């Protein structure tokens, strides 16, 4: 010069890393959520009853966490594989000439 291979390109799948949603857990209300309401208080002449209803118990809203281990979007990234593509550059290797 040549020819193999990679890469640089383009496509798909996948995954890293970020968020955003949403499920689960978790926490979460002095009162102005809700339930269940000792004490105490009111209704009744009084029992019986009944009422409202604080502390406290529960449960749960907004909110706050959590999720290396759930599920989906967005983006990212010298990623990973597979298909393509072959003008031109870059690596590696072999050949020929010089």
């Nucleotide at each position: 010069c040549c020819c193999c291979a990679g890469g640089u390109c383009c496509g798909c799948a996948g995954g890293u890393c970020a968020u955003c949603c949403g499920g689960u857990c978790g926490u979460g209300a002095a009162c102005c959520g809700c339930g269940u309401c000792a004490g105490g208080c009111c209704c009744c002449c009084g029992c019986a009853g009944g009422g409202a209803g604080c502390a406290g118990c529960g449960c749960u809203a907004a909110g706050c966490g959590a999720u290396g281990u759930c599920g989906g979007g967005u983006g990212u990234c010298g990623c990973u594989g597979c298909g393509g593509g072959g003008a031109g550059c870059c690596u590696g290797g072999g050949g020929c000439a010089u």